[in-house]
RNA sequence: UCAGACGGUCGGGCGGCCGCCGGUGUCCGCGAGGGCACGGGAGGAAAGUCCGGGCUCCACGGGAACACGGUGCCGGGUAACACCCGGCGGGGGCGACCCCAGGGACAGUGCCACAGAAAGCAAACCGCCCGCGCGCCUCGGCCCGUGGGUAAGGGUGAAAGGGUGCGGUAAGAGCGCACCGCGAGACCGGCAACGGGAUCGGCAGGGUAAACCCCACCGGGAGCAAGACCGAAUAGGGAUGACCGGCUGCGUCUUCGGAUGGCAGCGGACGCGUUCCCGCGUCGUCGUCCGGGUAGGUCGCGCGAGGCGGUCGGCAACGGCCGUCCCAGAUGAAUGGCCGUCACUCCGGGCUCCGGUCCGGGGACAGAACCCGGCUUACAGACCGUCUGAACCU
RNA sequence: CGGGGUGUAGCGCAGUCUGGUAGCGCAUCUGCUUUGGGAGCAGAGGGCCGGCGGUUCGAAUCCGUCCACCCCGACCA
Numbered sequence: 001u002c003a004g005a006c007g008g009u010c011g012g013g014c015g016g017c018c019g020c021c022g023g024u025g026u027c028c029g030c031g032a033g034g035g036c037a038c039g040g041g042a043g044g045a046a047a048g049u050c051c052g053g054g055c056u057c058c059a060c061g062g063g064a065a066c067a068c069g070g071u072g073c074c075g076g077g078u079a080a081c082a083c084c085c086g087g088c089g090g091g092g093g094c095g096a097c098c099c100c101a102g103g104g105a106c107a108g109u110g111c112c113a114c115a116g117a118a119a120g121c122a123a124a125c126c127g128c129c130c131g132c133g134c135g136c137c138u139c140g141g142c143c144c145g146u147g148g149g150u151a152a153g154g155g156u157g158a159a160a161g162g163g164u165g166c167g168g169u170a171a172g173a174g175c176g177c178a179c180c181g182c183g184a185g186a187c188c189g190g191c192a193a194c195g196g197g198a199u200c201g202g203c204a205g206g207g208u209a210a211a212c213c214c215c216a217c218c219g220g221g222a223g224c225a226a227g228a229c230c231g232a233a234u235a236g237g238g239a240u241g242a243c244c245g246g247c248u249g250c251g252u253c254u255u256c257g258g259a260u261g262g263c264a265g266c267g268g269a270c271g272c273g274u275u276c277c278c279g280c281g282u283c284g285u286c287g288u289c290c291g292g293g294u295a296g297g298u299c300g301c302g303c304g305a306g307g308c309g310g311u312c313g314g315c316a317a318c319g320g321c322c323g324u325c326c327c328a329g330a331u332g333a334a335u336g337g338c339c340g341u342c343a344c345u346c347c348g349g350g351c352u353c354c355g356g357u358c359c360g361g362g363g364a365c366a367g368a369a370c371c372c373g374g375c376u377u378a379c380a381g382a383c384c385g386u387c388u389g390a391a392c393c394u
Numbered sequence: 395c396g397g398g399g400u401g402u403a404g405c406g407c408a409g410u411c412u413g414g415u416a417g418c419g420c421a422u423c424u425g426c427u428u429u430g431g432g433a434g435c436a437g438a439g440g441g442c443c444g445g446c447g448g449u450u451c452g453a454a455u456c457c458g459u460c461c462a463c464c465c466c467g468a469c470c471a
Base pairs, nucleotide, nucleotide: 001390002389003388004387005386006385007384008383009382010381012342013341014340015339016338017337018336020041021040023038024037025036026035027034028033043365047376048375050374051373052372053371054370055223056222057221058220068219069218070217071216072215073087074086075085076084077083088102089100090099091098092097103214104213108212109211110208111207112206125154126153127150128149129148130147131146132145133144135142136141162180163179164178165177166176167175181203182201183200184199187196188195189194227299228298229297230296237290238289239288240287241286242285243284244261246266247265248264249263250262251260252259253258268283269282270281271280272279306325307324308323309322310321311320312319313318344363345362346361347360348359349358350357351356395467396466397465398464399463400462401461404420405419406418407417414451422438423437424436425435426434444460445459446458447457448456
């Protein structure tokens, strides 16, 4: 200098003017409200709602089992987690470093399409070898059929029951041997996952559990439109008073004498512009009191697993202690707009003494809605630190 | 704000649980029939299963993540 790896911070600064939403103090006003002053006012993701909690209501005597769902190497952190930290194992990269849903496939079941002879207590299609039969023959052998042996070769497949070599054999084969791989493994190290390993074993039953399943652990359900409180008009409910009110049946209450505007039928009254018929609808009126509860309002609602600084313990995640600070709270929903200036960067253009300089324009993703811890996704750009590789110079 | 569901041909839907060939109806196209059209009959084409990634030999299907659309919850006194 170039190319990269990892971790972290920021997401424009300052000033002026005009606004918006909460809070505190003070003054004015009977009150509703208004004036002034001070102080606060979006994010790293406020997003997706994918996990884990707080909080609230519902259910529940306790425990266990079953069912369902989730998690899944080991140790630690945490309120908890599927998160984080440190290790282990596997894979990738020259390297810094990165990635892994990473328990169990001798508990059982299922599946492995097509192709292929055979796909799971393996398998003989071609080939190779041996025997037998018929035929041919240049008597070495060959064709056809048949019975066996063979997993070394061909071919199929994602996958065919270790690899290479030598020996061996009728041909072959861990059949034997050497090396590599694999399995078991006394013992050693480590809290553990796991690592090392004398020695032993010719090698042992492929894959799939993000298929059912087994094992271990965890989980009651719903969600702030949860939930709590205040509570108008109208309608309806209960109690009661006055006035008015036909008959029958049923129902209800009953002290069994009755009582009863609770229901139905008939009759009656009124309305559907007027008369008749038919049809439909309504039928106690007025007042007082009570409770539920709608509209609406208030709370829940921000002092919290809180921020910042220091120190101690720990490799770290994180934890202990001390000091300090109070820091959005709306409900169709505030957190904004304009101007000036400075800084960074990009694009276009002009000038240039090629160092620069001037003018114009642009600079992301997105926005609280009960709160918190994570994950994931989106993001113009700027800065800091640690480290790796290559080339060159000293 | 919270909860649930669905994306497959131009349209409406199966198939997803239990992985292997993607199918049905309407529509489109071609031919026959008809003087012509419609109807009818016969046949054909058209899909990378919403996007990306993972598990697996193999994914529409299983898992993760993102996107789009739809429905429900305030409140029935």
Predicted 3D model of RNase P RNA and transfer RNA as a complex of 471 nucleotides. The coordinates come from a structure-prediction model, not an experiment, and the mean pLDDT is 78. It holds a member of the Rfam family "Bacterial RNase P class A". Gene Ontology terms of the family: ribonuclease P activity, tRNA processing and dimeric ribonuclease P complex. From the family's description: Ribonuclease P (RNase P) is a ubiquitous endoribonuclease, found in archaea, bacteria and eukarya as well as chloroplasts and mitochondria.